């Protein structure tokens, strides 16, 4: 100096003027409302709503099914599908980057077309090889046909069942051997494990797909702030459905009323079944459903937190634990903005041409002056931790490879 | 705000791993019929919403984004 390959932070500052939300205090009005002073007001993603809590209701969340999710190992965390480390495969010359990475040797199932055979002990077109039979030829032998053995040659196809010498055979094959791969068992060594690794032992050689059912392990009960309390205001109800017996008290002349207990039956508890439990009721009927009315208000939930920032200590890191220190949006049709100065930043143009490099082509800093921009994505709604996606531009340190110098 | 669903020729939609460079009706574009038209008839153009993996193979299975839709308040 070239190319590149990880990783952090920022994402304009300041003053001025007008407006906008919350809050404190202070005055007018004495509810609202107004007016002054002070503080205080969006992200790094607030987005997508793709996952994991928290909270709140339902059972302190229960059984079992069903369904759904994760899926190599071990750790962080409240939780996680995240995130650190490690294994293993893949790419890359390297820094390093990607891996829905449990099983297909548990069952079931798919694989168009092309091919003889596409899933098993499958499959005989063409080689090859034996026997028969008929013709040819002096004869080796050649040629049709039929029946048989072959999975070694061709050739389809994404995939055709280890590889290489050999032995064997009429031909031939893991049929048999050596060696070389894989698989699977059994021990030992290393490791917390995943996994390596070494030895021995079996011809086992067994193909793909689980983002196909399925099996294995692990979790997951449901709905969600329009959860959920609390008050206020308003009106107008009505049709259909719907599930009972038997016993005691009290009241009452009396018909019948009030209540309380068992089983029984229905119904609600916020996707489905069966069961447990809980509250409602069983004809003045719970609840369901249809049709129709009013309301579209107010507080809480709501911001002291799995909180932010500094420093110390453990841990390779994700993290932790201790200490000090700060309070820092809470709108509700939705508040956080616009104008101008300056200072920074970019980007063109002119003017003077200084400093270093130097492969002599250039290239890198830098000074004066003028004009423009001054922005990318994007907008809190009960919170939090992730992941994904969107993003002008600028900053800081780390690494690898090649060239050249010294 | 929350929970959900969908997306296929202009429009409606069949298609749920391979028979599918996707079929069908209207629509449209051309040819025959006719004097013209219109109806008939024959033929044609035309789509998997956009990246990416899984798969030998994806409209179809998985994820991400995009755009459009629907339901949920209280009171009695």
């Nucleotide at each position: 100096c070239a190319a590149g390959c990880a990783g952090g932070u920022c994402g304009g500052g300041u003053g001025a003027u007008c407006g906008c939300g919350g809050u404190u205090c202070c005055g007018g009005u004495c509810u609202u409302c107004c007016g002054g002073a002070g503080c205080u007001g969006a992200g790094g993603a607030a987005a997508g709503u793709c996952c994991g809590c928290a909270c709140a209701c339902u059972a302190c969340a229960g059984a079992g099914c069903a369904c759904g999710g994760u899926g190599c190992c071990g750790g962080c965390u409240a939780a996680c599908g995240g995130c650190c480390g490690g294994g293993c495969g893949a790419g890359g010359c390297g820094a390093c980057u990607c891996g829905a990475c449990g099983g297909c040797a548990a069952g079931u199932g798919c694989a168009a077309c092309a091919g003889a055979g596409a899933g098993g002990u499958g499959g005989a077109u063409u080689g090859c090889c034996g026997c028969g039979c008929a013709g040819g030829g002096u004869a080796a032998c050649c040629u049709g046909c039929g029946c048989g053995g072959u999975g070694a040659g061709g050739g389809u196809g994404a995939a055709a069942c280890g590889g290489u010498g050999g032995u064997g055979u009429a031909a031939g094959a893991g049929a048999c051997c050596a060696c070389c791969g894989g698989c699977g068992g059994c021990g030992g060594c290393a490791g917390u494990a995943a996994u390596g690794u070494c030895g021995c032992c079996g011809g086992c050689c067994a193909g793909g797909c689980a983002a196909a059912c399925c099996c294995c392990a692990c979790c997951g009960g449901g709905u969600g702030c329009a959860a959920g309390g609390c008050c206020a205001a308003g009106c107008a109800g009505g049709g259909c459905g719907a599930a009972a017996a038997g016993c005691g008290g009290c009241c009452g002349c009396a018909g019948g009323g009030c209540u309380g207990c068992u089983u029984a039956c229905g119904g609600g508890g916020c996707u489905g079944c069966u069961c447990g439990u809980u509250c409602c009721g069983u004809c003045u009927g719970a609840c369901g459903u249809c049709c129709g009315g009013g309301u579209a208000g107010g507080c809480u939930g709501c911001g002291u937190g799995a909180g932010g920032c500094c420093g110390u200590c453990g841990g390779c890191a994700a993290c932790g634990a201790c200490g000090g220190u700060c309070c820092c949006a809470g709108a509700u049709a939705g508040a956080u903005g616009a104008u101008c100065a300056c200072c920074g930043g970019c980007g063109c143009c002119g003017c003077a041409u200084g400093g270093g490099a130097u492969u002599c082509a250039u290239c890198c800093c830098g000074g004066c002056g003028g004009c423009g921009c001054u922005u990318a994505c994007a907008g809190a709604a009960u919170g939090c931790g992730g992941c994904u996606u969107a993003u002008a531009g600028a900053c800081c340190g780390g690494c690898u490879u090649g060239c050249c110098c010294a | 705000g929350c929970u959900c669903c969908c997306a296929u020729c202009g429009u409606c939609u069949a298609g749920u791993g391979g028979u599918c460079c996707a079929g069908g009706a209207c629509a449209c574009c051309g040819g025959c019929c006719u004097c013209u038209c219109a109806c008939g008839u024959c033929g044609g153009u035309a789509a998997c919403a956009g990246g990416g993996g899984u798969u030998c193979g994806a409209a179809c299975c998985c994820c991400c984004u995009u755009g459009g839709g629907a339901g949920c308040g209280c009171c009695a």
This is a predicted complex of two RNAs, RNase P RNA and transfer RNA, with 482 nucleotides together. Rfam match: Bacterial RNase P class A. It is annotated as a ribozyme. Its family is annotated with ribonuclease P activity, dimeric ribonuclease P complex and tRNA processing in the Gene Ontology. Model confidence (mean pLDDT): 79 of 100.